This record gives sequence, structure tokens and C1' cells, in this order.
RNA sequence: CGCUUAUCCAGAAAGGCAGAGGGACCGGCCCGAUGAUGCCUUAGCAACCCCCGGAAUCCGCUUGCGCGGAGGAAGAGGAAGGUGCUAAUUCCUGACCUGUGAUUAUGAAAAUGACAGGGAAGAUAAGUU
Repeated sequence: CGCUUAUCCAGAAAGGCAGAGGGACCGGCCCGAUGAUGCCUUAGCAACCCCCGGAAUCCGCUUGCGCGGAGGAAGAGGAAGGUGCUAAUUCCUGACCUGUGAUUAUGAAAAUGACAGGGAAGAUAAGUU
């Protein structure tokens, strides 16, 4: 890099360096010399991994009460550690499919844009060749 699965309408900023573009891409709309984006430090958010917790179930022993082991659920538990994140819903839209209704047009097809659902694209985590 690729593949799989899950999530993406919540949440959380100060200081320093540097100095022009930045918000992945398209169109829009925004942010930015009152210094953005980026890098560093500190702080914070969240809870994917993680930690705690130990249910169901199973196994062995026992006449039995029960004992031991495996197992890992719920959790309105946690935050030490590994990531991530801290403008705007992933800022909004998206190839394509389905549905609804609108406009234009036609003999009939159709076209355009809107809304809803799916999906695509992207991001993050965990796993994997």
C1' cells in the first nucleotide's frame, strides 16, 4: 500500500516557532498577516485497543452439600499505557441504484435540479497477507 470489520449529527485549546496559503479530491461555502495550514510543548476530549469486572456455558472430582479448572457476558466501571482527535455534521454535495414529489418537454420516451434511503469516496481504530 492492499483486504476485512466497526464508527463518523456528541466532545475537547492555550503558549512558542515559522510565514502563505489552507479545509483529502470536484463544485460550493468557509478559515487565513487580528498570523490560518504545519511543527513543538503543555493541557484537554473520547473510549477503538487496553485495565477492572466477572454472567451464561462447559469440564473434572464428590453419594451429596460442594470444591477445582476453563470460559469470558452485562457494566448508567476506569483512564495507567498504545493510537486517535481538539473551526464548521466527514463543513455541504458527489459515480451509481431505489423511491417521492417539482419544472420543462413529448405521440411516447426523456432531461434538469430538490428531498429521503442505500451506496461510493474519505478519516480513525482493531485485525490480517

A computed fold for a 129-nucleotide RNA from a Chitinophagaceae bacterium, annotated as SAM riboswitch aptamer (S box leader). It was read from a public genome assembly, where an Rfam model found it. Its Rfam family is "SAM riboswitch aptamer (S box leader)". Gene Ontology term of the family: regulation of gene expression. Rfam's curators write: The SAM riboswitch is found upstream of a number of genes which code for proteins involved in methionine or cysteine biosynthesis in Gram-positive bacteria. Its Rfam clan is "SAM clan". A reference for the family is Grundy and Henkin (1998), "The S box regulon: a new global transcription termination control system for methionine and cysteine biosynthesis genes in gram-positive bacteria", Mol Microbiol. The coordinates come from a structure-prediction model, not an experiment, and the mean pLDDT is 81.